A computed fold for a 77-nucleotide RNA from a Clostridiales bacterium, annotated as transfer RNA. It matches the Rfam family "tRNA". By type it is a transfer RNA.
RNA sequence: GGGGGCAUAGCUCAGUUGGUUAGAGCGCUUGCUUGACAUGCAAGAGGUCGAUGGUUCGAGCCCAUUUGUUCCCACCA
Numbered sequence: 001g002g003g004g005g006c007a008u009a010g011c012u013c014a015g016u017u018g019g020u021u022a023g024a025g026c027g028c029u030u031g032c033u034u035g036a037c038a039u040g041c042a043a044g045a046g047g048u049c050g051a052u053g054g055u056u057c058g059a060g061c062c063c064a065u066u067u068g069u070u071c072c073c074a075c076c077a
Stems, first nucleotide, its partner, number of pairs: 001073007010026004019057001028044005050066005
């Protein structure tokens, strides 16, 4: 230099052919339960889906650019 994968909650990850509210598990907070803890039960908080722009009535999803990370190829040594 060329090409590909990944980026969604604190962590690990889903998200179907673009459509009504963005979800799960773990973790966190509060309450119940206990003498206390753990377990269990109930409720809750937490996201502008890496960034910017575009297409569209409508974008996590499509397109372009870009950032980070990772892999392959090439080049130099």
Its mean pLDDT, the model's own confidence on a scale to 100, is 81. Lineage of the source: Bacteria > Bacillati > Bacillota > Clostridia > Eubacteriales.